[in-house]
RNA sequence: GGCCCCAUAGCUCAGUGGAUAGAGCGUCAGACUUCGAAUCUGCAGGUCCUGGGUUCGAAUCCCAGUGGGGCCU
Numbered sequence: 001g002g003c004c005c006c007a008u009a010g011c012u013c014a015g016u017g018g019a020u021a022g023a024g025c026g027u028c029a030g031a032c033u034u035c036g037a038a039u040c041u042g043c044a045g046g047u048c049c050u051g052g053g054u055u056c057g058a059a060u061c062c063c064a065g066u067g068g069g070g071c072c073u
Stems, first nucleotide, its partner, number of pairs: 001072007010025004018056001028042004049065005
């Protein structure tokens, strides 16, 4: 220098054009317990990396950028 992949909740990820964006774990609160742990129940938590574009409608498609990973030279 060229090419490919990834970026969504605190962490690991799902969601591949349509309605209020989800799960597990974790945090917090409650139940239980003498107190904890475990278990059970519930709540909260997200400008979907950034900026444009396409579309009636974009996390999803297109372009550019940023960051991370990999391959080739």

Transfer RNA from a Candidatus Glassiibacteriota bacterium, 73 nucleotides, folded computationally. Its Rfam family is "tRNA". The family's RNA type in Rfam is transfer RNA. Gene Ontology term of the family: triplet codon-amino acid adaptor activity.